[in-house]
RNA sequence: AAUGAAAAGGGCAAACCCACCGAAAAGCGGGGACGCAAAGCCACGGGUCUAAAGUUUUUACCAUGACGGCCGGGCUACCAUUG
Numbered sequence: 001a002a003u004g005a006a007a008a009g010g011g012c013a014a015a016c017c018c019a020c021c022g023a024a025a026a027g028c029g030g031g032g033a034c035g036c037a038a039a040g041c042c043a044c045g046g047g048u049c050u051a052a053a054g055u056u057u058u059u060a061c062c063a064u065g066a067c068g069g070c071c072g073g074g075c076u077a078c079c080a081u082u083g
Base pairs, nucleotide, nucleotide: 001082002081003080004079011036012035016031017030018029020027034069040075041074042073044072045071046070047067048066049065054061055060
């Protein structure tokens, strides 16, 4: 530097349940494991979710709110293998 077949030390934790928080989406803590080799970090591009405020076209539109466990990109890193 490339790669992640197998392995070790381990790590994270979907759904669901409880409590808190929020307008909502979501988030946080505890329990719990479907999975994950970056499921570590960053909303930069695309995408998705929500729609309080706003518009007043109102079963609508709209992010300034979210999602990194949707894809791409950037940064960092353990172990192993290969060079």